[in-house]
RNA sequence: GGGGCUGUGGCGCAGGGGUAGCGCGUCUCACUGCUUGCAGAGAGAAGGCCAGACGGUUCGAAUCCUCUCAGCUCCA
Numbered sequence: 001g002g003g004g005c006u007g008u009g010g011c012g013c014a015g016g017g018g019u020a021g022c023g024c025g026u027c028u029c030a031c032u033g034c035u036u037g038c039a040g041a042g043a044g045a046a047g048g049c050c051a052g053a054c055g056g057u058u059c060g061a062a063u064c065c066u067c068u069c070a071g072c073u074c075c076a
Stems, first nucleotide, its partner, number of pairs: 001075007010024004018059001026045004031040004051068003055065002
């Protein structure tokens, strides 16, 4: 220098045109157990506009295209 893959709540991931969800974690509530401050299972809530672009396409972009940035990887 060139090619490929990845970038989404605190963490790990899904979602690949119709406006973003799951698990863990955090907070609240009520329940059960006992060794009484922990454990178990349950319900609810908060938290991200999707790496960046007053770039493009589209009625509509996290999603498609272009450029840039970062990481991994392959070639030279």